[in-house]
RNA sequence: GCGUCAUAACGGUAAACCUACUGAAAGGCAGGGACGCAAAGCCACCGAUCUACGGGUGAAUUCCUAUGAUAGCGGGGUUACCGAC
Repeated sequence: GCGUCAUAACGGUAAACCUACUGAAAGGCAGGGACGCAAAGCCACCGAUCUACGGGUGAAUUCCUAUGAUAGCGGGGUUACCGAC
């Protein structure tokens, strides 16, 4: 330096839920709170999933659609602490 992540250490982060704000919604953000996570750090490139203001369709509260969202759905890219091997 690379791979890997056994056991530790230093730590990090924060699901559901509650409150407040925001958004058409999905969701996001902040505080509380911890289910978990060795990349559950970051990035919408690919797939998948969610939503449908708007647009189309329609008898319809129907159906279709992402320019919206999910990185804690998976792949990929990129960065990274410790040290048993």
Molecule: c-di-GMP-I riboswitch aptamer
Organism: Gammaproteobacteria bacterium